[in-house]
RNA sequence: UUACCGAAACCGCAAACCCGUCGUAAGACGGCGACGCAAAGCCACGGGUCCAGGAUUGUCUGGAUAGCCGGGUUCCCGAA
Numbered sequence: 001u002u003a004c005c006g007a008a009a010c011c012g013c014a015a016a017c018c019c020g021u022c023g024u025a026a027g028a029c030g031g032c033g034a035c036g037c038a039a040a041g042c043c044a045c046g047g048g049u050c051c052a053g054g055a056u057u058g059u060c061u062g063g064a065u066a067g068c069c070g071g072g073u074u075c076c077c078g079a080a
Base pairs, nucleotide, nucleotide: 005078006077012037013036018031019030020029021028022027035067041073042072043071045070046069047068048065049064050063051062052061053060054059
């Protein structure tokens, strides 16, 4: 120094609930709040799940989810 890995420290993110706005919905954003997280940063590429509309019996289209898994890509610290 790199890869794996994850002790400590610094920093960061922010589940559920509740409130507001948007959306047919899944859900998103803001506030509040911390269950957790070293990629819980980013990308819907593969699979999964969810929603809507077709279709009508297991398929099509569009959407949501990166905090379901895999993959791609970038990144803080450095004990064992």
Description:
Predicted 3D model of an 80-nucleotide RNA (c-di-GMP-I riboswitch aptamer) from a Herpetosiphonaceae bacterium. The coordinates come from a structure-prediction model, not an experiment, and the mean pLDDT is 85. The source organism's lineage runs through Bacteria, Bacillati, Chloroflexia, Herpetosiphonales and Herpetosiphonaceae. Rfam family: c-di-GMP-I riboswitch aptamer. Its family is annotated with cyclic-di-GMP binding in the Gene Ontology.